[in-house]
Context: one part of a larger RNA
RNA sequence: UUGGGCUUAAAGAGGGUGUAGGCGGCCCGGCAAGUGUCCCGUGAAAUCCCACGGCUCAACCGUGGAACUGCGGAGCAAACUGCCGGGCUUGAGGUCGGUAGAGGUGCCUGGAAUUUCCGGCGUAGCGGUGAAAUGCGUAGAUAUCGGAAGGAACACUUGUGGCGAAGGCGGCCAGCUGGACCAGUUCUGACGCUGAGACGCGAAAGCGUGGGGAGCAAACAGGAUUAGAUACCCUGGUAGUCCACGCUGUAAACGAUGGGCACUAGGUGUCGGCGGUCUAUAAUCCGUCGGUCCGGCGCUAACGCAGUAAGUGCCCCGCCUGGGGAGUACGGUCGCAAGGCUGAAACUC
Repeated sequence: UUGGGCUUAAAGAGGGUGUAGGCGGCCCGGCAAGUGUCCCGUGAAAUCCCACGGCUCAACCGUGGAACUGCGGAGCAAACUGCCGGGCUUGAGGUCGGUAGAGGUGCCUGGAAUUUCCGGCGUAGCGGUGAAAUGCGUAGAUAUCGGAAGGAACACUUGUGGCGAAGGCGGCCAGCUGGACCAGUUCUGACGCUGAGACGCGAAAGCGUGGGGAGCAAACAGGAUUAGAUACCCUGGUAGUCCACGCUGUAAACGAUGGGCACUAGGUGUCGGCGGUCUAUAAUCCGUCGGUCCGGCGCUAACGCAGUAAGUGCCCCGCCUGGGGAGUACGGUCGCAAGGCUGAAACUC
């Protein structure tokens, strides 16, 4: 490579928008590029295959045939693919009305708590631990009351709840704004799916400049523990954690499960949104969208998955191909750096 695979064995890109490309609904007409059929030309010789023959046989060689699965041209066919034209509404999208939500973003604002400062009261302890000590305190601490400042986070509600493409999102009010869902009228008329490159987004930590700094806390210091203790425990404590702008671009970025469409038993399990019938509501009944749980067929190496598939199929992308060496070296490229992306070989088992 042909294959076979990708939840856990190697393997789904962290996630999206989208270029090229690949693939693509129903009906009618046309063309004939793909496709099918028939014919013509060509397809050197040798080789391969078949038959006969020559060396005593064979290898080898000779003669003839077949074949050379290909290419070019002409005719015919028009189901399928393609192209051109016309039409359709079920895919997709739009419009009007409504619903739920920690979806995003900038601003305003609230209370509890911690800390610090000021004042009152008050006196010898406080703190901390397995036990202690370092530490704080007669220059009046801790406890307690009043006041002030400042930063960060939002207890309860809170939920196998909700929203978002993912990362992620949680006090309150209003502003701006994205998406989803439901019901109905109606409009466009295949406008679709995927997506190599590309371009946005992307937790935490980290980096640059400038702010901010209450609590927490790498590093660091001290006290303990211990044989030692560069730790676990304790007292402190700086970056950082917060804000603005810019960079970094990683993760057990996980459902370890790419996206889309269709089909395939059930549950009077459950949560959230909506509609219909009935009704004063609700329950019940009918339906729909999303989340979650159980379970059958089927699948699976098993565990398990099971209408949210890991079932049955189709389309498109990404990725894997024994372990170590190694996500290393070299080169390229991106980055301020840290480093990221791409990514071997020798050797060895």
This is a predicted structure of a 349-nucleotide part of an RNA (small-subunit ribosomal RNA, central domain) from an uncultured prokaryote. Its mean pLDDT, the model's own confidence on a scale to 100, is 87.